[in-house]
RNA sequence: CAAGCCGGCCGGGCUAUCGCGGUCGAAGAAGCCGAGCUUUUUCGAUCGAGGAAAGUCCGCGCUCCACAGAGCACGGCGCCGGGUAACGCCCGGAACGGGGUAACCUGUUGGAAGAGGGCCACAGAGAAGCGUAUUGCCCCCCUCCUUCCCCCGGGGAGAGAGGGUGGGGUGAGGGGAGCGAGGGUGAAACGGUAGGGUAAGAGCCUACCGGCGCGGCUGGUAACAGUCGCGGCCAGGCAACCCCCGCCGGGAGCAAGGCCAAGCAGGGGCGAGGUGUUGCUCGCACCGUCUGAGCCUCGGGUCGGCCGCUAGAGCGCCGCAGGAAUGCGUCGCCCAGAGAGAUGAUAGCCUAAAACAGAACGCGGCUUACGGGCCGGCUUGGGCA
Numbered sequence: 001c002a003a004g005c006c007g008g009c010c011g012g013g014c015u016a017u018c019g020c021g022g023u024c025g026a027a028g029a030a031g032c033c034g035a036g037c038u039u040u041u042u043c044g045a046u047c048g049a050g051g052a053a054a055g056u057c058c059g060c061g062c063u064c065c066a067c068a069g070a071g072c073a074c075g076g077c078g079c080c081g082g083g084u085a086a087c088g089c090c091c092g093g094a095a096c097g098g099g100g101u102a103a104c105c106u107g108u109u110g111g112a113a114g115a116g117g118g119c120c121a122c123a124g125a126g127a128a129g130c131g132u133a134u135u136g137c138c139c140c141c142c143u144c145c146u147u148c149c150c151c152c153g154g155g156g157a158g159a160g161a162g163g164g165u166g167g168g169g170u171g172a173g174g175g176g177a178g179c180g181a182g183g184g185u186g187a188a189a190c191g192g193u194a195g196g197g198u199a200a201g202a203g204c205c206u207a208c209c210g211g212c213g214c215g216g217c218u219g220g221u222a223a224c225a226g227u228c229g230c231g232g233c234c235a236g237g238c239a240a241c242c243c244c245c246g247c248c249g250g251g252a253g254c255a256a257g258g259c260c261a262a263g264c265a266g267g268g269g270c271g272a273g274g275u276g277u278u279g280c281u282c283g284c285a286c287c288g289u290c291u292g293a294g295c296c297u298c299g300g301g302u303c304g305g306c307c308g309c310u311a312g313a314g315c316g317c318c319g320c321a322g323g324a325a326u327g328c329g330u331c332g333c334c335c336a337g338a339g340a341g342a343u344g345a346u347a348g349c350c351u352a353a354a355a356c357a358g359a360a361c362g363c364g365g366c367u368u369a370c371g372g373g374c375c376g377g378c379u380u381g382g383g384c385a
Base pairs, nucleotide, nucleotide: 001381002380003379004378005377006376007375008374009373010372012350013349014348015347016346017345018344020048021047022046023045024044025043026042027041028040029039030038031037032036050356054367055366057365058364059363060362061361062253063252064251065250069282070281071280072279074249075248076247077246078245079093080092081091082090083089094109095108096107097106098105099104110244111243116242117241118238119237120236135182136179137178139176140175141174142173143172144171146169148167149166150164151163152162191209192208193207194206195205196204210234211233212231213230214229215228216227217226218225219224257307258306259305260304266298267297268296269295270294273287274286275285276284314333315332316331318329319328320327321326
């Protein structure tokens, strides 16, 4: 210098004019008899969207219902350690894989070995049991063929036709038994190599290798790693199919919920239970059982105000602890709070101002969208000294 990897940060700035919303102060107007309250106008001061305010996916706070209860059902999560209010989030680590020359990125993760069920397309004999037998190997029996040996045999010798409930071998066909090595199918076929063994074979046996399990030792908080010994144990995959194990989960949500003010008119029917408690059973609390809760229905009234509501798991600097996530402490700061819902417009300068996008109870995460820019660390290649 070029290409790349990782982490963190910014998300237009300044000035002027006009405009909008909140709060505070001052002044004025209207309503109510009024203290005062409400509405409204003007002026001044001050504050005024985001890193994602978004999707509403996860976890909480807060509020009400028992002080949030018990059992079942149901749902979620799942290697190990740490962080946190909590989490399915974050940090660090482990095992087995995938990509990249590298920095680094990325997938999976309780139990399939014994509690059990289910599934494994096509192909294949057989797809999970003590299962399968197409080809194949071996043994026995029967039939046929062939040839060798033996026996009988005609014959003078040699040669030798022919014959056999004889023996052996080879081949073909049929039947019975054994086998799981070889071929073949498949994503996957019940360890591998060598030797022994056997009729032929096979962890059937032995040695070595591999896997698994158990036990010990060493390192580590642990997951786990290394090592030694023992056991022929050789065990297929899917748990994001049911299931089993461990942990967690009561429900509803700011239209929660509380207070004030104003207004109204009651009638009819059903009715012993109803509500919290969206699934069931129990328990608890409240309302009620004819002076009748609740439900259905006809009719009537209201469409106001205040609180909740933004000072908080808050933000910034520094120090300390920690490898990190994070925690603790000192100091400083106050940073929207509407209720038809406020942030915009114009001009100038910064080369250009352009991306995604707008709070509605709050917070921590995740995910998704995003023009451009800054800082730090690292890797590879090349050049120069």